Molecule: RNase P RNA; transfer RNA
Organism: uncultured Candidatus Sulfotelmatobacter sp.
């Protein structure tokens, strides 16, 4: 540190749910029949029998999907998730391989650093931008000078020497998690990529590699701390709810539409009705109302399920009663377990996988069944017995239980096996 | 059974990368004949528990434990 199994048998009692059989009931159906009542069918019940009946993790509900419903005119802004390649896969944040890095341990180098092994790990981007970097410290990101090295004008002198304006440095000390490229050699007053050789680093183009990326070259003395599980660009994914999804029949009560009751925003237009007024009359004017069209504003409310914009859609003061409807409650039925199954074998593949070919059928409850005893074995402990082998007596067998179904991840475990 | 959120002093709650805090309670002493009030001083935490990720974690990230709310259903 991985894989696998996670108590065997056997009697007895139970508990689900399925098959078929008998038997009682049946105000449920079809057939015969004039009825009484027969026969089949369904229903409930009961009585014997046969079949199946929890897991690796069924748990957490963390990721991904299947399935269901609701939603899909745009636009914009916002949120979530993932982040070296490559490939498996229904999809995944899962898994396979691969690269790159680290940690430990050996080997070799004056020394930095190579090189094996063996483990690990949420590993894109700090040279778009914003921010943090406490304390300590001179300085924490446009660099900087505490202590020291160096040089020195000049002052003191007992002539050994001391102070020491002002300059040069970043080798050494010290701070801290981090200090502005390491290491050795040269070089210098002292020092310093000043110079040079190895590593690092950055740019070019080059060989190998699907590719991450590696290999050597050439050219540059070196420019850019580090935090993205800070915000945040970048790339790619994501429309919401979840079987208490939703689908079918369906009471009582409330409660909802619609019609009666029943008569009212508001401009304009055309129809028409009544009353006035004018006019010999047609007629024309007005006023007040009806009908219908169109359209306004203003409230209110559905829908684009996060917002915002913008679209869009419907409604207009109103009770008791009265009729008719339709939605939904309990409740009953589906949904519901034949699936991205399980098992062998053979091919393909490093591998996850995947393709074929036989075989098999494995809970589907709806507050929840899967359980208890007792024998026997088997494993751990504990007491005795015995030189030991091993006997006998007790006491023990870990997590933990389906709940719409699958791929996963992670937690939880006595023991036993194998690498 | 599916969906979410919370843990910080003895109680209610702030603190959301840089020595944990405030109110009430609580202990001790001052004031009173005593008591409350009221005044000085103090004490009290594995920030739910482990691991990560940072130089650094209450504060982000995983995972565990605990509690609590919602949903089958109109109106």
């Nucleotide at each position: 540190g991985g894989g696998c199994c996670g108590g065997a048998c056997g009697g007895c009692c139970g508990c689900u749910u399925u098959c078929a059989g008998c038997g009682u009931c049946u105000u449920c159906g079809c057939u015969c029949g004039a009825a009484a009542g027969c026969g089949c069918g369904g229903g409930a019940c009961g009585c014997g029998g046969g079949g199946a009946g929890a897991g690796g993790a069924a748990a957490g509900u963390c990721c991904g999907a299947a399935c269901u419903c609701c939603g899909c005119a745009g636009a914009g802004c916002a949120g979530u998730g993932u982040g070296c390649c490559g490939g498996a896969u229904a999809a995944c944040g899962u898994c396979c391989g691969g690269g790159a890095g680290g940690c430990c341990g050996g080997g070799u180098u004056c020394a930095a650093g190579c090189c094996c092994g063996u483990c690990c790990g949420a590993c894109g981007g700090a040279a778009a931008g914003u921010g943090c970097c406490a304390c300590a410290g001179a300085a924490a990101a446009c660099a900087u000078a505490c202590c020291g090295c160096c040089c020195a004008a000049g002052c003191c002198u007992a002539c050994c020497g001391g102070c020491g304006a002002g300059g040069g440095u970043a080798a050494g000390g010290g701070u801290g998690a981090a200090a502005a490229g390491g290491u050795g050699c040269g070089g210098u007053a002292a020092g310093a990529g000043c110079g040079c050789a190895c590593c690092g680093c950055c740019g070019c183009g080059g060989c190998a590699g699907u590719a991450a990326u590696g290999c050597a070259g050439c050219g540059g003395g070196c420019a850019g701390g580090g935090c993205a599980a800070a915000c945040c660009a970048c790339a790619c994914a994501c429309g919401g709810a979840g079987c208490a999804a939703g689908a079918c029949c369906a009471a009582a009560u409330a409660g909802g539409a619609a019609g009666g009751g029943a008569g009212u925003u508001u401009g304009a237009g055309a129809c028409u009705u009544g009353g006035c007024u004018c006019u010999u009359g047609c007629g024309a004017g007005u006023c007040a109302g009806g009908u219908u069209u169109u359209g306004a504003u203003a409230c209110g409310u559905g829908c684009c399920g996060g917002c915002u914009c913008g679209g869009u859609g419907c409604g207009u003061a109103a009770a008791a009663c009265c009729u008719u409807c339709g939605g939904g409650u309990a409740g009953g039925u589906c949904g519901c377990u034949a699936g991205a199954g399980c098992c062998g074998c053979g091919c393909a593949g490093u591998a996850a996988u995947g393709c074929g070919c036989g075989g098999c059928c494995c809970a589907g409850a709806g507050g929840a069944a899967u359980g208890g005893c007792c024998g026997u074995c088997c494993c751990a402990c504990c007491g005795g017995a015995g030189c030991a082998a091993u006997c006998c007596g007790g006491c023990g067998g870990a997590c933990a239980g389906a709940a719409u179904u699958c791929g996963g991840c992670u937690u939880a475990c006595a023991g036993g096996u194998c690498c | 059974g599916g969906g979410c959120g919370c843990u910080u002093a003895a109680c209610u709650c702030a603190g959301c990368g840089g020595u944990a805090g405030a109110g009430u309670g609580c202990c001790a002493u001052c004031u009173u004949c005593a008591c409350a009030c009221g005044g000085u001083g103090g004490a009290a935490g594995u920030c739910a528990u482990a691991g990560g990720u940072u130089c650094g974690a209450a504060u982000c990230c995983u995972a565990u434990a605990g509690c609590g709310c919602c949903c089958a259903c109109c109106a």